[in-house]
Molecule: transfer RNA
Organism: uncultured bacterium
RNA sequence: GGGCCGGUAGCUCAGCGGUAGAGCUGGAGAUUCUUAAUCUCUAGGUCGGGGGUUCGAAUCCCUCCCGGCUCA
Numbered sequence: 001g002g003g004c005c006g007g008u009a010g011c012u013c014a015g016c017g018g019u020a021g022a023g024c025u026g027g028a029g030a031u032u033c034u035u036a037a038u039c040u041c042u043a044g045g046u047c048g049g050g051g052g053u054u055c056g057a058a059u060c061c062c063u064c065c066c067g068g069c070u071c072a
Base pairs, nucleotide, nucleotide: 001071002070003069004068005067006066007065010024011023012022013021018055026042027041028040029039030038048064049063050062051061052060
């Protein structure tokens, strides 16, 4: 330098055009003599940056950045 995959909540990941979700973690509560476990509620997002297409983009297109694999 070429090709491919990935970047979404603090962490691990879903979501493939129509209001962004789950698990874990955090906070509050219930239960318990206490802790753990369990249950309930709750907080948490410029969807890597920019531009384009579209009535509408996390999703499609272009470009850039970052990480991984691979070819030379």